Small-subunit ribosomal RNA, 5' domain from an uncultured marine bacterium, 519 nucleotides, folded computationally. It matches the Rfam family "Bacterial small subunit ribosomal RNA". Rfam links the family to the GO terms ribosome and structural constituent of ribosome. The RNAcentral record of the full RNA draws on ENA and SILVA.
Context: one part of a larger RNA
Formats: sequence, structure tokens, C1' cells
RNA sequence: GAUUGAACGCUGGCGGCAUGCUUUACACAUGCAAGUCGAACGGUAACGCGGGCUUCGGCCUGGCGACGAGUGGCGGACGGGUGAGUAAUGCAUCGGAACGUAUCCUUUUGUGGGGGAUAGCCCGGCGAAAGCCGGAUUAAUACCGCAUAAGCUCUGAGGAGGAAAGUGGGGGACCUUCGGGCCUCACGCUGAAGGAGCGGCCGAUGUCAGAUUAGCUAGUUGGUGGGGUAAAGGCCUACCAAGGCGACGAUCUGUAGCUGGUCUGAGAGGAUGAUCAGCCACACCGGGACUGAGACACGGCCCGGACACCUACGGGUGGCAGCAGUUUCGAAUCAUUCACAAUGGGCGAAAGCCUGAUGAUGCAAUGCCGCGUGGAGGAUGACGGCCCUAGGGUUGUAAACUCCUGUCAUUAGGGAACAACAAGUAGGUUCAUAGCCUACCCUGAGUUAACCUAAAGAGGAAGAGGUGGCUAACUCCGUGCCAGCAGCCGCGGUAAUACGGAGACCUCGAGCGUUACUC
Repeated sequence: GAUUGAACGCUGGCGGCAUGCUUUACACAUGCAAGUCGAACGGUAACGCGGGCUUCGGCCUGGCGACGAGUGGCGGACGGGUGAGUAAUGCAUCGGAACGUAUCCUUUUGUGGGGGAUAGCCCGGCGAAAGCCGGAUUAAUACCGCAUAAGCUCUGAGGAGGAAAGUGGGGGACCUUCGGGCCUCACGCUGAAGGAGCGGCCGAUGUCAGAUUAGCUAGUUGGUGGGGUAAAGGCCUACCAAGGCGACGAUCUGUAGCUGGUCUGAGAGGAUGAUCAGCCACACCGGGACUGAGACACGGCCCGGACACCUACGGGUGGCAGCAGUUUCGAAUCAUUCACAAUGGGCGAAAGCCUGAUGAUGCAAUGCCGCGUGGAGGAUGACGGCCCUAGGGUUGUAAACUCCUGUCAUUAGGGAACAACAAGUAGGUUCAUAGCCUACCCUGAGUUAACCUAAAGAGGAAGAGGUGGCUAACUCCGUGCCAGCAGCCGCGGUAAUACGGAGACCUCGAGCGUUACUC
């Protein structure tokens, strides 16, 4: 000199864009953060409509809009948080072969015929509660057989094994038990092949400090047989062999998430890893599996532990390192805000619902950038202050005064863009009210916004540190080795440019200094 996720002191006008618990991976009150689908299903708790009855108080009815709870499907493995652990099961770069993949895309095979349950509802019982048990009954795109098998799997090459599910819209003949069959379209379902994207695995090289850590290792190193996995492999197991690593630093100890990057520097390098992006790890602490395409799963399950809460003492409940917020620690770090309008995600045919992701607003000079606090004229160089050799000098064109301007702030009025879709209406294409195309229309949290116009009036807006040398800027008074200053050298003991005050000056400026970190 530069830098910062900074803090502290003094001061503080506006705007834009960023950033904001670095400490206790301490503990958490409260609210929200993952749901959705009735076009899979049986149904109907609440609300509304329609219908029926009525003693006018109401009652009944799933017929309709819808839909609590339940079965079922998809999603809760993403998104969001944190950095405890991890020195290599990690990360970065370059390669590799023995793998998986729901949804999506392309091509293709099928979608036939049956069955038995079960939740819900109803009845009964236990319990303070959480909840649980028994009986009866019911549906499905839930579950299980049968048939079929292009391709698939196994094979002793003969053969064997193995699948599915329907739902909704529209409709001319024909049939009908009047429910529909049947046809067609859409969304699904099943098998196979390929792709995309994603993921699992292996190798090489690189990746902090300590030798006051020198030896480490028995599933250890390799082989064979077996098991296991989606998959190679001591991954696991039985047997056999005695290997494997190490001064090119094994092992042990300490520290640490890694990278793109960031800061500094002419560079080489050094330091660092907030925000943003990629990867990894974790989710009160430890362990475990289940489900599933995918987890050994933050807001799932089970077990053990600590802690906290409820209890009728028998027993239960919980997990903010999600967003806000609280307590505590600390020099120190924000709102218990608004909205799904946009972007994105989940579900759904869609309308739509959910979304503390996200978009916004709020708070903080925390940082960067921009703007303002007025402009021109104005000498009797006014008054006052300070200094003085008492003549004057300086503050100083500074003020007063004159003429202007109107940025920002204030008030009033106007006022975009972010909106494109989807849906709806109309038209075209069409067998079609599937789809597709065109036009119109609809949708804004922010918003009392950006921006524009007008009004008034210089009116509302400057401080901080320094002035002995380094280092830009000097005099007077007070004090008298006192009080004090200080980054270093050093000042202060009666003429202190170094302490305190005043005037003047210097440097930065909505900031200025100090402290701390790094180069």
C1' cells in the first nucleotide's frame, strides 16, 4: 500500500447492487417449510345445490358440485441447511470395465379369462391418553393363480420358466338382461431392444504439519472352492501358501471438508475456501435394517443412550445443522413480513393444489458504486475571533448583500416493463366436443414502486483524524518529569510547533480513525 462475512469510537442526507452467528454440530416455546390425484377404489364426516316429507321446529336422500378419514398410485432419495467427522471408502485431473436406472424419448410385442382377501363403514370390548383387540361385511389401476410369449431368462441344446389393468370423452348402424356390449380417441398397464440424463465401481497422478512417531499388518498379502452384490473384488466364508506396506516416510499423533475460485503480488509465489457453482459427509448421540428404480432415508421405522415434556404412575411423546424467532456463548451478525404474479419443483388429463425453493419487501454505512449538502457576482477586504514589532497580518469572496438554479428529500398528479402461457370464447383442420393452428379475452406479491410533469423554497443534509521526524500541515495560552502523549525514535523537570485548550492549517469525506487477520 492492498484486503476483510469484520468489530469498536466519533459522526451520519439519498439511491442502486451485493452481503449479514466466522463463537455453542449448545438447548429450543410458537407458526409454517411435502404433498397431490375422485379421470384408480369402496364410499359420504363437513359445506353448498337439487329432490322428497313436514306438526314449519326440522328430517330424509351421494342425485350433483365437491370431499374429512380410509385403500391405491406417484412424490416424500429432489429442493433447503450445516461442516461435526474425514489426510483418503474424500476431492481435482486423466483414464477404465465387471454394472444399475422410476419418470422422459425412439422402435416394437401384447393388454384374454378367473379367484380369494382386506382397510374404511357397522357392532362389541380395553385404555387417563397415545392407541389397541375381536366379530360381521365391501371395492379397486391393491393382491394371487390360469392362458398366451415376438423378443427375454435358465439349460444337460432335448427342453423348462416367466406378464399385464383399467379409467375417462364422443358416437352411426347392430345386439342388449337397458347397466351396457361394440366402434373410436386420449391417458394408462405388460414384455423386449436402443438412447438421453443420472448413479454405483476400479486405476494412475496430485492433495497440511510432526522422526522429540521407525517399524506396521492374521482377513493381514495371494490362491482354490463356495456364498453375496446391479456389478469387479477378502466384500464374506472354509482350506492352502507366507506374504503385503515402509526413510521416495509406512504406522502413529495433531490439524483440516475438497475444488472452481477469493485476497495479495510485476510475476514466481504466499495466504485462504463467507456469499455463487460442482463434489463429499452429516441430520440429538451410537447402531440397524425395511420399503423402494433410487436411502441404510433432516421434517420415515426399530433398538440402545442422554436430555426435555405429558401422565389417572400402568404408560406415552419429542428432535430447527429448513424459514422466521427464543435462550446461551460471544467483540459480533437481521423480520416470529408479503406472494406463488414470474422462474423452477411435486402431483394431476386439466382446472388447480402444495412449495419459508424462489420472487419481493423490511433491518444494518457491513461493503462497492453513484449523487447531494448549492451556483455566479460581491472589498469599506465589515463585525467578531486569533496573532502582533501595535504599523498591521490572518480567518477571507469567506460572510452580509445582489441575481439565479432546483439534483436528492417534501407535496400533488400521471404512470410502463416484469404477462408468456394454461384455461375461456370464436374461427379453421377433423368423423370428432381428441389433438393442432389463429384471433380475442383473462392473470401482478412487489406497487403509496422505476420513470415523467408540476409546486414551494437555499430552504432539510458534514464530519473524522492529524499538524516534532518518518509524514502533508504552526502559532498563542495553560501545565511544569505533574497531568498526560506514544506505531518507532521519543516528548513533559517555567519560554513544550510532541501534554490540555484556542485560532490557523493539512488529509480524506458520508464517512473518518482504531483494533484484528492475510499478502